The RNA shown here (c-di-GMP-I riboswitch aptamer) has 92 nucleotides and comes from an Anaerolineae bacterium. It matches the Rfam family "c-di-GMP-I riboswitch aptamer". Its family is annotated with cyclic-di-GMP binding in the Gene Ontology. The model forms 100% of the base pairs in the Rfam consensus. The organism belongs to Anaerolineae, within Bacteria. The sequence was found by an Rfam model in a public genome assembly.
[in-house]
RNA sequence: AAACCGAAAAGGCAAACCCGGUGAAAACCGGCGACGCAAAGCCAUGGGUCUAAUGACAUUCUUCGAAUGUUUAUGACCGCCAGGCCGCCGAA
Numbered sequence: 001a002a003a004c005c006g007a008a009a010a011g012g013c014a015a016a017c018c019c020g021g022u023g024a025a026a027a028c029c030g031g032c033g034a035c036g037c038a039a040a041g042c043c044a045u046g047g048g049u050c051u052a053a054u055g056a057c058a059u060u061c062u063u064c065g066a067a068u069g070u071u072u073a074u075g076a077c078c079g080c081c082a083g084g085c086c087g088c089c090g091a092a
Base pairs, nucleotide, nucleotide: 005090006089012037013036018031019030020029021028022027035079041085042084043083045082046081047080048077049076050075055071056070057069058068059067060066061065
C1' cells in the first nucleotide's frame, strides 16, 4: 500500500404514515419523519417482482358505442438477488 473483515470514531443515507406535485398505473419528485442500512452510493447487464397506457383476443349489453376479462413493456423497482463501477475510517 492492497485485500479480507467490521470494533471504535467522524459523519452519511432515509422505510412506513402524512402533506403538495407528476403519472393511466406501478411508481417517482419535494417536505415532514426514522424502520433500518458498511455501500440503503451509481448502473436496468442477468434473473425476479409490480403496473397495463397501447396493441391483440374474448364475453356481455345493443345505444356500434360502452363495460368487463385474458394477454402484452416499450413503463417501474438497485431499500429483491446477482453482477459491474466508485467510495469514508482502520481495532482484532